[in-house]
Context: one part of a larger RNA
RNA sequence: CUGGGCGUAAAGGGUCCGCAGGCGGUCCUGUGUGUCAGAUGUGAAAGCCCACGGCUUAACCGUGGAAUUGCAUUUGAAACUGCAGGACUAGAGUACUGGAGGGGAGAAGGGAACACUUGGUGUAGCGGUGAAAUGCGUAGAUAUCAAGUGGAACACCGGUGGCGAAGGCGCUUCUCUGGACAGAUACUGACGCUCAUGGACGAAAGUUAGGGUAGCGAAAGGGAUUAGAUACCCCUGUAGUCCUAACCGUAAACGGUGUGCACUAGACGUGGGAGGCUUUACCCCCUUCCGUGUCUGAGCUAACGCAUUAAGUGCACCGCCUGGGGAGUACGGUCGCAAGAUUAAAACUC
Numbered sequence: 001c002u003g004g005g006c007g008u009a010a011a012g013g014g015u016c017c018g019c020a021g022g023c024g025g026u027c028c029u030g031u032g033u034g035u036c037a038g039a040u041g042u043g044a045a046a047g048c049c050c051a052c053g054g055c056u057u058a059a060c061c062g063u064g065g066a067a068u069u070g071c072a073u074u075u076g077a078a079a080c081u082g083c084a085g086g087a088c089u090a091g092a093g094u095a096c097u098g099g100a101g102g103g104g105a106g107a108a109g110g111g112a113a114c115a116c117u118u119g120g121u122g123u124a125g126c127g128g129u130g131a132a133a134u135g136c137g138u139a140g141a142u143a144u145c146a147a148g149u150g151g152a153a154c155a156c157c158g159g160u161g162g163c164g165a166a167g168g169c170g171c172u173u174c175u176c177u178g179g180a181c182a183g184a185u186a187c188u189g190a191c192g193c194u195c196a197u198g199g200a201c202g203a204a205a206g207u208u209a210g211g212g213u214a215g216c217g218a219a220a221g222g223g224a225u226u227a228g229a230u231a232c233c234c235c236u237g238u239a240g241u242c243c244u245a246a247c248c249g250u251a252a253a254c255g256g257u258g259u260g261c262a263c264u265a266g267a268c269g270u271g272g273g274a275g276g277c278u279u280u281a282c283c284c285c286c287u288u289c290c291g292u293g294u295c296u297g298a299g300c301u302a303a304c305g306c307a308u309u310a311a312g313u314g315c316a317c318c319g320c321c322u323g324g325g326g327a328g329u330a331c332g333g334u335c336g337c338a339a340g341a342u343u344a345a346a347a348c349u350c
Stems, first nucleotide, its partner, number of pairs: 004321003007304002012318001014201004021194003025088007034080001035077008049065006091191001092188004096183003103177007110154001114150008125136002162169002206247006215241002220236004258317006266295011299306002323350003332343004
């Protein structure tokens, strides 16, 4: 390389956009790039293979053929592929109408809880645990009432329910803004799919600078437990958690399942539309499109299971795997302020 694979055995890139590349709808005409056919030349000889022959046979040798899968020239074919031209609307897109949504950004507002401050009432405990102690409290705590200040998060609704490419998104209102879906037409006319390199986004933790800090809380201190206890439990508590600007670029970034298209029995839920029936009621019921779930059939699978949201049947393109350890390490490169990330071996060993 061929071949085989990637839900759980090794293996889907965190996600999307997208240049090159690969692949690409229907019809007509041309061309003749690929493709196919014929002819000619060449493809040294020997060898291999086949046939016949010569040494008594064989080895060996001779003659002829085949083969030399190729290349060049030339004559043709025109289905497919390519190219050129023309046309089409079933793919893709645009316009229109409409409803749904925690999609994104900014600003403003709100209540519960919590902590603190001030004041009132009030008196000896509070807190915490398996039990305690550290801790707080007669300088008046805990409890309770009133007022004020502050930061963070938004109970119920809330739902295998919604939205988003993924990460993720949940109090209310306003402004700006992205996408999807449905319904009818009209328009463009293949404008498409995938995508190495590249670009953008990317939880938490961490980093830099400046703010902020109620609660929680790595580190740290103390109290317990214990043989010890650098822990689990308790009392404190700094970074951090929050905001702004900029880095980092990783996760069990998981559906452990790449993206797109087509096809292949059903049943029952649920979210968003449209139509029908019926009130002329968007109640039920029926049909249909898009999403999201459960169960099962054929089929697939090593089994578990998957099963129109496929792990079934096919096509296109990308990524990745090739025994365990050494090792996602060393070295080198690139990136980063750093932490580190990324690319990525070998010796040796079983």